Molecule: c-di-GMP-I riboswitch aptamer
Organism: Acholeplasma brassicae
This record gives sequence, structure tokens and C1' cells, in this order.
RNA sequence: UUUUAAUCUCGGCAAAACUAGGGAAACCUAGUGACGCAAAGCUAUAGGGCCUAAAAAUGGUAGCCAGUUGCAUCU
Repeated sequence: UUUUAAUCUCGGCAAAACUAGGGAAACCUAGUGACGCAAAGCUAUAGGGCCUAAAAAUGGUAGCCAGUUGCAUCU
């Protein structure tokens, strides 16, 4: 220097459900909660998919795939 294997601290986020509120709905906000997540940070007419609507959504979903940015470094 390269490869492989194992692997750590301090911490972070927060599913379902319940309560209150918003919305036509999907769903969202806050509190409680913790199923899980090494990006479960961000990005939704301007990648795809899916959900709602009577509906070819500029409605919703990023914890579906994707794009993009970042943090940590014990043995």
C1' cells in the first nucleotide's frame, strides 16, 4: 500500500397503535410509543413504481426502487 474477515464508543432517526388537530381521501402535524434502520438525512409537474380522487393529479408516499449530500474509525 492492497485485499479479506471479524468488529467498537458517543450518539441519531422512529414503524404500528393510541390521543388531539388538519384533509374529500390517500395521508400529514404534535404527544406518547418503539417495529425496525449505518444514511429510516435531503429530493415528489421536471426518473420509475405505488396510493387516494368520478378522474390521464402541479393531491400523497422518500421506512418501495432511484438520485444526491453527509458522519464515525476501536482491534